Model confidence (mean pLDDT): 81 of 100. A computed fold for a 182-nucleotide RNA from Bacillus taeanensis, annotated as Lysine riboswitch aptamer. RNAcentral holds the sequence, with entries from Rfam. Rfam family: Lysine riboswitch aptamer. From the family's description: Riboswitches are metabolite binding domains within certain messenger RNAs that serve as precision sensors for their corresponding targets.
Formats: sequence, C1' cells, structure tokens
RNA sequence: UAAUGGGGUAGAGGCGCAAAACGAAUCAGUAAGAUAGUGGAGAUAUUGGAGGCAAAGAAACUAUCUGAAAGGUCAAUUUGCCGAAGUAAAUGUUAGAGCUCCAAAUCUGCAUUUGCUGGGUCGCUGCUAAACAAGCAGCGAACUGUCACUAUAAGAAAUUAUAGUGGAGAACUAUUCCGAGU
Repeated sequence: UAAUGGGGUAGAGGCGCAAAACGAAUCAGUAAGAUAGUGGAGAUAUUGGAGGCAAAGAAACUAUCUGAAAGGUCAAUUUGCCGAAGUAAAUGUUAGAGCUCCAAAUCUGCAUUUGCUGGGUCGCUGCUAAACAAGCAGCGAACUGUCACUAUAAGAAAUUAUAGUGGAGAACUAUUCCGAGU
C1' cells in the first nucleotide's frame, strides 16, 4: 500500500416499525343477573371420567327492570428501535382456554432454529373479527429509499442532475481494525 474477505462503531429511508400506560368510541342495551309466566328434564363453547347444580323445577321462550367485560380500534404522549417488524414450519415449555378436578386433543402465549418479505399507500381475493373498523397472507398498480448498469447534459476529473432497466436488507452509506500479497 492493500485483493478476495472478516470484525467493530455510527447512520439514512418516512403517513417508518413495535410496545406501554391514560382517555375515548365501539363491542351492546349484547352476555349475565332479578321478578313474573310458559315449559317439564336436562345444561355444560372438544372428548372421556369423577364431583357439583337441577321436580324446593334444567334447557328454551315471553314481558319488565338492572346491566358488563375481554380482544380489536382511535388522537396525542412516553419508551425501545431501522429485519425495525411481520409471517410459515419444526422443536421445546405448560403460562392460559367459559361450574371444579384429572387425562387426552385442539387453540393461544413464550423461547430457539430455519425459510420468505427493502418500505409505506391504494385496489382485488381469502382468513380472523361484533363490525362496512382493523390485522394477516397472496396478487397487481403506481410511489419511494438504496446499489449496479446504460444514455444525455454539466465538469479537467472525481462526481452531480435527469431518464430508463435490473437486483435485494446477511443489504446500503460513513468510519475504523485485522489481513494474503507487493
């Protein structure tokens, strides 16, 4: 000096990502409860067993009165950040799941590994959801950031601007360390 490459630090994308608490709307005049009546043996939000409830009246229905909550959402705030995060599969855990307990199954949560997605917006389809909200997945459309290449213009050049094409975040930019070889 420094190839191919490896490590560290700091950054940029922008209606950028996620979480928390407070408040609000919705959930919903729903679930549930009480009273009265009808009804007449079961009800249980996966199955089985045991227990409990029930003729001192189960489920269901009608009328009146009382009347939620969770999840999801919204505006600003705070916090952590830029594979932020999301999603699929596998493994593990047993934290949770509608009267209680046990067993199995299923689902959700958490952790790890691997794969996919640069980002937000809009539209369509499907799933979830009380929902026409929102979320997730797939496809499409422009937009946007980044790198490479091409063309044009300016410039001594490095490069800058515009346009087009293409790729992906293990990327990109800046900086620094190691380092074959010379």